[in-house]
Context: one part of a larger RNA
Molecule: small-subunit ribosomal RNA, 3' major domain
Organism: uncultured bacterium
RNA sequence: UGACGGGGGCCCGCACAAGCGGUGGAGCAUGUGGUUUAAUUCGACGCAACGCGAAGAACCUUACCUGGGUUUGACAUCUCGGGAAUCUUUUUGAAAGAAGAGAGUGCCUUUCGGGGAGCCCGAUGACAGGUGCUGCAUGGCUGUCGUCAGCUCGUGUCGUGGGAUGUUGGGUUAAGUCCCGCAACGAGCGCAACCCUUGUCUUCAGUUGCCAGCAUUGAGUUGGGGACUCUGAAGAUACUGCCCCGGUCAACGGGGAGGAAGGUGGGGAUGACGUCAAGUCCUCAUGGCCUUUAUGCCCAGGGCUACACACGUGCUACAAUGGGUGGUACAAAGGGUCGCGACCCCGCGAGGGCAAGCCAAUCCCAAAAAGCCAUCCUCAGUUCGGAUUGGAGUCUGCAACUCGACUCCAUGAAGUUGGAAUCGCUAGUAAUCGCGGAUCAGCAUGCCGCGGUGAAUACGUUCCCGGGCCU
Numbered sequence: 001u002g003a004c005g006g007g008g009g010c011c012c013g014c015a016c017a018a019g020c021g022g023u024g025g026a027g028c029a030u031g032u033g034g035u036u037u038a039a040u041u042c043g044a045c046g047c048a049a050c051g052c053g054a055a056g057a058a059c060c061u062u063a064c065c066u067g068g069g070u071u072u073g074a075c076a077u078c079u080c081g082g083g084a085a086u087c088u089u090u091u092u093g094a095a096a097g098a099a100g101a102g103a104g105u106g107c108c109u110u111u112c113g114g115g116g117a118g119c120c121c122g123a124u125g126a127c128a129g130g131u132g133c134u135g136c137a138u139g140g141c142u143g144u145c146g147u148c149a150g151c152u153c154g155u156g157u158c159g160u161g162g163g164a165u166g167u168u169g170g171g172u173u174a175a176g177u178c179c180c181g182c183a184a185c186g187a188g189c190g191c192a193a194c195c196c197u198u199g200u201c202u203u204c205a206g207u208u209g210c211c212a213g214c215a216u217u218g219a220g221u222u223g224g225g226g227a228c229u230c231u232g233a234a235g236a237u238a239c240u241g242c243c244c245c246g247g248u249c250a251a252c253g254g255g256g257a258g259g260a261a262g263g264u265g266g267g268g269a270u271g272a273c274g275u276c277a278a279g280u281c282c283u284c285a286u287g288g289c290c291u292u293u294a295u296g297c298c299c300a301g302g303g304c305u306a307c308a309c310a311c312g313u314g315c316u317a318c319a320a321u322g323g324g325u326g327g328u329a330c331a332a333a334g335g336g337u338c339g340c341g342a343c344c345c346c347g348c349g350a351g352g353g354c355a356a357g358c359c360a361a362u363c364c365c366a367a368a369a370a371g372c373c374a375u376c377c378u379c380a381g382u383u384c385g386g387a388u389u390g391g392a393g394u395c396u397g398c399a400a401c402u403c404g405a406c407u408c409c410a411u412g413a414a415g416u417u418g419g420a421a422u423c424g425c426u427a428g429u430a431a432u433c434g435c436g437g438a439u440c441a442g443c444a445u446g447c448c449g450c451g452g453u454g455a456a457u458a459c460g461u462u463c464c465c466g467g468g469c470c471u
Stems, first nucleotide, its partner, number of pairs: 007471007015461002019425005026316008034307002042053002064302007073127001077126002079123005086103007107116003129291002132289003138285002140280003143276001145274001150189006156165003169180003195268004200236007210225002214223002239262001242256005318418001322377007334365003339358002344353003384415001389410007431453007
């Protein structure tokens, strides 16, 4: 000087408390450990590994295993020889490939012999290749403490020096935020603001959007209109600006007015110096090492989907604030031409047939669901719950056996609210309800978004956890 303390003081945070809903029990989904296996590829391991890399493992992916092949190689550059390219086809094989047969000549240049570019085949070696090792050799990127309020520098001063001061003190703030004081005076990286979005208003614009008044229609359908909604561009608005009180005539705090909004309005992006030899050599790049008829490359099949078990994360439930049936209402944000696919017809249904429209504020996906109305069920392992299994199908795709999703009929398991323990959340939040998207041929209970309905509680800071300042 730091770090640490079951030392002290001060102060924060869903940290506790106050509440609401879960997890831990059940079934299933998914990840991990373990075990098994020819292989069950690899990485990630307290918070900060475990629905993580993986925004899609039937083949491919794929890195693993078994078997079949191959050695200048699937890919790059150079050298030499031959042929143009390209197309058709036979045998063999699981395919990769191997062995043949046939057709066939373009471009640039030319002294018409040829030469050259591109492409293909063969040969030679330089070399290629490696998801092989080392993240404890590295770059880059990322997590984390933590959006915590800190981390430093120049000059000056003090100290023999390490260093101190500034940055401490009194107040205040979300904040090293600001005020006052002070051997310090200034400054930088952080904080805040500038950025995006949402909430209010104005102006401009008015189609594909909108419809108050006037006609018109089954229908904003058409004429018409720019008022309104909305869209999207430019502006305005909030600054403790005004009033009262407190406070050191300060910073600031409490209350009030006006206002769509009030003291950072809500949300996002933004992550200081550094810490963890944190993570990643399997995104990429890269030093060193290793490999080179193999640890490279091609192919078929299998595996990553195994299953006594253990853990994490989820979904569905255990019902009456519910379940079934019928009727009926209201979103937002997205996606669509190798695509989204209305209407109509067929099928109980998944879906199929025909096919309009739409490169989309125009057409389609598209039914929003919870809600509301009516009715049945009456507390049961049930008209709860839907696992499992049998049968029959649909769709995608060369191909659903290992190993896809969905539909129908039948079956109808555990489960009656969950021990010790433990998690999230302070407002349009939790809880609950549906909708969309990326990936994607197909496959979502995961992930990323969107809106609908919409709470309870916070006395307080003694305690648990993490953090900041002083000592």